[in-house]
Molecule: c-di-GMP-I-GGC riboswitch aptamer
Organism: Desulforamulus putei DSM 12395
RNA sequence: ACUGAAAAAGGCAAACUUGGCGAAAGCUAAGGACGCAAAGCCACGGGUCUAAUGCAACCAAUGCUAUGACAGCCGGGCUGCCAGGC
Numbered sequence: 001a002c003u004g005a006a007a008a009a010g011g012c013a014a015a016c017u018u019g020g021c022g023a024a025a026g027c028u029a030a031g032g033a034c035g036c037a038a039a040g041c042c043a044c045g046g047g048u049c050u051a052a053u054g055c056a057a058c059c060a061a062u063g064c065u066a067u068g069a070c071a072g073c074c075g076g077g078c079u080g081c082c083a084g085g086c
Stems, first nucleotide, its partner, number of pairs: 002084003011036002016031006034072001040078003044075003047070003054064003
């Protein structure tokens, strides 16, 4: 290089609850562990979610709309711990 069966130094933390932020999706802090060998980072391709804004003459409703979000949906890129292995 490659591999993640076992072990292990350690790491992360789903749902849910509470506080904060946001129009929402969601984010964040604390608690909490379903899980994770990249569950570290990057929206590049696909996908999913939301629809403030814009458009549908106007308001409401509704539909569409990403410039918003998800890296714990799949692929890709970058970096890295431990162990096996050489």